Source information:
Transfer RNA from Thermoplasmatales archaeon SW_10_69_26, 72 nucleotides, folded computationally. Its mean pLDDT, the model's own confidence on a scale to 100, is 82. Lineage of the source: Archaea > Methanobacteriati > Thermoplasmatota > Thermoplasmata > Thermoplasmatales. Its Rfam family is "tRNA". The family's RNA type in Rfam is transfer RNA. About the family: Transfer RNA (tRNA) molecules are approximately 80 nucleotides in length.
RNA sequence: GGGGCGGUGGUCUAGUGGUAUGACGGCUCCCUUACGAGGAGCAAGCCGCAGGUUCAAAUCCUGCCCGCCCCA
Numbered sequence: 001g002g003g004g005c006g007g008u009g010g011u012c013u014a015g016u017g018g019u020a021u022g023a024c025g026g027c028u029c030c031c032u033u034a035c036g037a038g039g040a041g042c043a044a045g046c047c048g049c050a051g052g053u054u055c056a057a058a059u060c061c062u063g064c065c066c067g068c069c070c071c072a
Stems, first nucleotide, its partner, number of pairs: 001071007010024003018055001026042005048064005
């Protein structure tokens, strides 16, 4: 330099055009002598960045950045 895959709450992850999903973790309450486990609820997302297409984009298109793999 070329090609492929990926980037989504603190962490991991689902999501092929129509309200962004779940788990772990965090907080509050219940339960417990207490802790853990369990139950109920809450908060936490510029969907890597910038443009484009569209009534509507995490999703499609273009450029760029970052990570991994392959080729040279």